[in-house]
RNA sequence: AUCUGAUAAAGGCAAACCAGUCUAAAGACUGGGACGCAAUACCACGGGUCUAAGGUGUUUUUUGCUAAGACGGCCGGGUUGCCAGA
Numbered sequence: 001a002u003c004u005g006a007u008a009a010a011g012g013c014a015a016a017c018c019a020g021u022c023u024a025a026a027g028a029c030u031g032g033g034a035c036g037c038a039a040u041a042c043c044a045c046g047g048g049u050c051u052a053a054g055g056u057g058u059u060u061u062u063u064g065c066u067a068a069g070a071c072g073g074c075c076g077g078g079u080u081g082c083c084a085g086a
Base pairs, nucleotide, nucleotide: 002086003085004084005083012037013036017032018031019030020029021028022027035073041079042078043077045076046075047074048071049070050069054066055065056064057063
């Protein structure tokens, strides 16, 4: 350096839920809390999913479409990292 691995060792992260904050929402952040994760570290490049403020159409005050918003713990990909073995 490459590959493989997590029932070894040292550790790491933190789902749901609760409280607070931001936000139109999706969702994010902080604290608690652990479902899980061998890259569940970082990154919106591709696919997919979520939301629809604004825009646009329709309607008689409902509702359709739309991402430049969001999801990395949906998948692929890129970059980086601990340990063990070969």
The RNA shown here (c-di-GMP-I riboswitch aptamer) has 86 nucleotides and comes from a Gammaproteobacteria bacterium. NCBI's taxonomy places the organism under Bacteria, Pseudomonadati, Pseudomonadota, Gammaproteobacteria. It was read from a public genome assembly, where an Rfam model found it.